[in-house]
RNA sequence: UUUUUAUACAGAGGCGCUGAGAGACAGGCUCUUUGACGCGCCGGCAACCCCCCGCUACCCCGCGGAACGGUGCCAAUUCCUGCUCAUAUAAAAA
Numbered sequence: 001u002u003u004u005u006a007u008a009c010a011g012a013g014g015c016g017c018u019g020a021g022a023g024a025c026a027g028g029c030u031c032u033u034u035g036a037c038g039c040g041c042c043g044g045c046a047a048c049c050c051c052c053c054g055c056u057a058c059c060c061c062g063c064g065g066a067a068c069g070g071u072g073c074c075a076a077u078u079c080c081u082g083c084u085c086a087u088a089u090a091a092a093a094a
Stems, first nucleotide, its partner, number of pairs: 001094008013042005021031003025082004043074003048070002052065004078086001
């Protein structure tokens, strides 16, 4: 990068650095020098994967729990409408 599957109206922010754009794309609307976006540290949310526990009986499947580890996420419903064979994330395969 491509393909497949699943999910996307719930939830969760402080400090420091930087300094002008950011919210995928088009239109709208919004955020932003009272410092956005990004980066770092700490904290948190969630439960896709791993591990573990219960129902439960070897495993698998399903449901529930837990949260050390791998990711993800922490303005607005994926901000809204369109694009839904889109976009984003996870897991697997090539």
The prediction has a mean pLDDT of 83. SAM riboswitch aptamer (S box leader) from Hymenobacter metallicola, 94 nucleotides, folded computationally. It was read from a public genome assembly, where an Rfam model found it.